[in-house]
Context: one part of a larger RNA
RNA sequence: GCCAGCGAGUUGCCGUCAGUGGCGAGGCUAAGUCCCUAUGGGACAAAGCCGUAGGGAAACCGAGUCCGAACAGGGCGCCCAAGUCGCUGACGGCAGACCCGAAGCGCCACGAUCUACCCAUGCCCAGGGUGAAGGAUGGGUAAAACCAUCCGGAGGCCCGAACGGGUCCGGGUUGAAAACCGGUCCGAUGAGGUGUGGGUAGGAGUGAAAAGCUAACCGAGUGGCGGUAUAGCUGGUUCCCCCCGAAAUGCAUCUAAGUGCAGCCUCACGAAAUGCACCGUGGGGGUAGAGCCACUGCUUGGGCUACCGGGAGGGAAACCUUCCGGAACCCUGGCAAACUCCGAAUACCACGGUGCAGUAGUGGGAGUGAGUGGCCCGGGGAUAAGCUCGGGUCACAAGAGGGGAACAACCCAGACCUACGGCUAAGGCCCCUAAAUCCGGGCUAAGUGAGAAAGGAUGUCUAUCCGCUAAGACAGCUGGGAUGUUGGCUUAGAAGCAGCCAUCAUUUAAAGAGUGCGUAACAGCUCACCAGCCGAGCGGAUAGGCGCCGAAAAUGUAACGGGACUCAAGCCCGGUGCCGAAGCCUGGGGUCUUCUCUUCCUGCGGGAAGAGAAGGCGGUAGGGGGGCGUUCCCGGCGCGUUGAAGCUCGACCGAAAGGACGGGUGGAGCGCCGGGAAGUGAGAAUGCUGGC
Repeated sequence: GCCAGCGAGUUGCCGUCAGUGGCGAGGCUAAGUCCCUAUGGGACAAAGCCGUAGGGAAACCGAGUCCGAACAGGGCGCCCAAGUCGCUGACGGCAGACCCGAAGCGCCACGAUCUACCCAUGCCCAGGGUGAAGGAUGGGUAAAACCAUCCGGAGGCCCGAACGGGUCCGGGUUGAAAACCGGUCCGAUGAGGUGUGGGUAGGAGUGAAAAGCUAACCGAGUGGCGGUAUAGCUGGUUCCCCCCGAAAUGCAUCUAAGUGCAGCCUCACGAAAUGCACCGUGGGGGUAGAGCCACUGCUUGGGCUACCGGGAGGGAAACCUUCCGGAACCCUGGCAAACUCCGAAUACCACGGUGCAGUAGUGGGAGUGAGUGGCCCGGGGAUAAGCUCGGGUCACAAGAGGGGAACAACCCAGACCUACGGCUAAGGCCCCUAAAUCCGGGCUAAGUGAGAAAGGAUGUCUAUCCGCUAAGACAGCUGGGAUGUUGGCUUAGAAGCAGCCAUCAUUUAAAGAGUGCGUAACAGCUCACCAGCCGAGCGGAUAGGCGCCGAAAAUGUAACGGGACUCAAGCCCGGUGCCGAAGCCUGGGGUCUUCUCUUCCUGCGGGAAGAGAAGGCGGUAGGGGGGCGUUCCCGGCGCGUUGAAGCUCGACCGAAAGGACGGGUGGAGCGCCGGGAAGUGAGAAUGCUGGC
């Protein structure tokens, strides 16, 4: 991993509601006793319980009562009125209470044969080196000290086996081994190693201290017990079909992964008490917008002035003159969530009408209370986020189908089943690939299309405006482009052309006291300007359409799905057709609801069957309804050695769970109908056990 078997809402008591049955203003017994055909049944047993009356704290009173002085008032009652005891089902409570799952906590016991430390008693440490104290002899001294040699043999001394350890590297890592192997390395007379016997233990021991060790995982050992601890957490929870169908919100919460109440779903009762849509009538509003000489504030430019202030001038001073600032006011132009003289669309409320409705209400059962994305309006953020917080709406969630290359939430569209029938939606119609290489007009040359901004540009098309132009424009070519003069100043120089000032006049067809290059300064080249040649448009501005640049990323083209496409297979405008879905239509079928008709039954309320019509039938959590199958029991009816169950093969039946029939195998039990009771359905739980 696969297969098989096992594997999860049970049972008791109490309660609420529904269904059903008995009795009914009543209903029921409990313990217990007696009887019997005795794990059971029957009878007796109203103690007691619920109901039939309430009010009051109570005494107590009673259709009333309590408060009160009250025959004020008010509170709760009186009316209508049905209950009770079983059974069944659903749900709640108490119990392990659907199943599995902790880490832990407590109590009692067992462990020091491992290991830590201690006690007692034994044992062990090849060999080699060093040579302390002390001593002896000699030297030396006044005597010592001291020196030399020899003897001596100290040491948590040195080297190094046994022994003890475990430094570094490698191997081993489903190992030979749940700590090993090889090499290397440390201690090796010591705080040494080791045998045997003994001692100390679970919040305790022991510890040269790491929270180490206390029998192969110790921040609290192991076993048993409390014990099915508890788990607001994770996982799992087993047959079929039919109807409806959510929520991810509000308030509260030692609350935030939970729960209570409400909201939303479902079932029963319930038929107009209600909801929805549209129309009509009547409402309130202060949002969008707008406005501001209508307020509160902010604000652009200007005017004017009180007043106060500042500067300057005059004056000895008072004061005068002038400039600046300057509230209010005036003109002009703006701004506002917390401004409003105004003010929608929507939305909302009420009533009426029409249509539709699985409506309101009461009760039983839930689930949900982590939401997410798109669009619109806002707050936060950075006019960021697949961001966050609100309001509205849609979708996904719980929604399949078609489109979007792929793609929960974008576009189209809501799937009962069926058809080798048809029409369309979005989106498409050259090939991949179903349908136009369809028609008319224009644009684009960038493969733009098929990613992007500020900004930049004689790209190109269209429209409008201005100027020049046969008295010849624009471009080009030829020629001229002069004189006073080197203007003045400055400067070493400054001659059109470093810089400053001025910028006149003359000759002219025209020519600047000079546009650029250039020189040390001149020179030189050139321009403006003029003429000639030429002969028809030229220059500029604005707006719009489509393009260009701006444009760098990580495996490999890789920013059209691909191929490929250029009067298009791109973009804009118009047109005709076609394709295209589980949408719509058509044929057939199923089921539910409502209505109509027919037949049958009836306790007369209604019920059942059939036919027809209309409408419904996506669905997670979840509510409701109806069924299939398994084991056992009761009653009835059957089958079986002329072959039961089981297994197996087969083209049968049923909408499904499932059910027959025939053959083979097998070799002794089994089924059907009606009812009853459950250890009643397996694919998942890192499920459990076994097999392979």